The RNA shown here (SAM riboswitch aptamer (S box leader)) has 109 nucleotides and comes from uncultured Microlunatus sp. The coordinates come from a structure-prediction model, not an experiment, and the mean pLDDT is 85. Its Rfam family is "SAM riboswitch aptamer (S box leader)". About the family: The SAM riboswitch is found upstream of a number of genes which code for proteins involved in methionine or cysteine biosynthesis in Gram-positive bacteria.
RNA sequence: UCAUCCAGAGGGGACGAGGGACCGGCCCGCGGACUCCCCGGCAACCGACUGAGCAGAAUCAGCCAUGGUGCCAACUCCGGCGUGAUCGAGAGUCGAUCGCGACAGAUGA
Numbered sequence: 001u002c003a004u005c006c007a008g009a010g011g012g013g014a015c016g017a018g019g020g021a022c023c024g025g026c027c028c029g030c031g032g033a034c035u036c037c038c039c040g041g042c043a044a045c046c047g048a049c050u051g052a053g054c055a056g057a058a059u060c061a062g063c064c065a066u067g068g069u070g071c072c073a074a075c076u077c078c079g080g081c082g083u084g085a086u087c088g089a090g091a092g093u094c095g096a097u098c099g100c101g102a103c104a105g106a107u108g109a
Base pairs, nucleotide, nucleotide: 001109002108003107004106005105010039011038012037013036014035018028019027020026022080023079024078025077040072041071042070045068046067047064049062050061051060052059076104081101082100083099084098085097086096087095088094089093
């Protein structure tokens, strides 16, 4: 910088108090969370293979979980900034619900 983020996938062991990035909320957690290890699994981002395409490619489709990563509570757990619709308060704003777009973050290349 680009792409994706409403799908999917848990058992055992070790440790022992916080964890879910930040803030607010709301959750998870001594009936052992988080983290680490082993095994298992999910998943086509890279990659392999096959086909189409082609001068060669780019590209597209399919397929593979034995290669490199990633992931396995809650939509990235929800919101934060802006904005659209509807509704309600009421005094020139606020709140609620449902969306959209940013920001931030995560993962890959």